[in-house]
The RNA shown here (transfer RNA) has 73 nucleotides and comes from Pseudolabrys sp. NCBI's taxonomy places the organism under Bacteria, Pseudomonadati, Pseudomonadota, Xanthobacteraceae, Pseudolabrys. Its mean pLDDT, the model's own confidence on a scale to 100, is 82. Its Rfam family is "tRNA". Its family is annotated with triplet codon-amino acid adaptor activity in the Gene Ontology.
RNA sequence: GGGGCCGUAGCUCAGCUGGGAGAGCGCCUCGUUCGCAAUGAGGAGGUCAGGGGUUCAAAUCCCCUCGGCUCCA
Numbered sequence: 001g002g003g004g005c006c007g008u009a010g011c012u013c014a015g016c017u018g019g020g021a022g023a024g025c026g027c028c029u030c031g032u033u034c035g036c037a038a039u040g041a042g043g044a045g046g047u048c049a050g051g052g053g054u055u056c057a058a059a060u061c062c063c064c065u066c067g068g069c070u071c072c073a
Base pairs, nucleotide, nucleotide: 001072002071003070004069005068006067007066010025011024012023013022019056027043028042029041030040031039032038049065050064051063052062053061
């Protein structure tokens, strides 16, 4: 320098054919307990890496950029 894959909640990750942004763990509050653990109920938490484009509508399609992994040279 060129090719491929990846980037979504604090962490690990789903998200189908473009239309609801989600799960587990963690965190907060309340109940059960003398207390811890455990468990039940409720809750907070998101620039879907960034920008632009297409579209009535984009995490999803296209382009550019950034970062990570990998292959070739």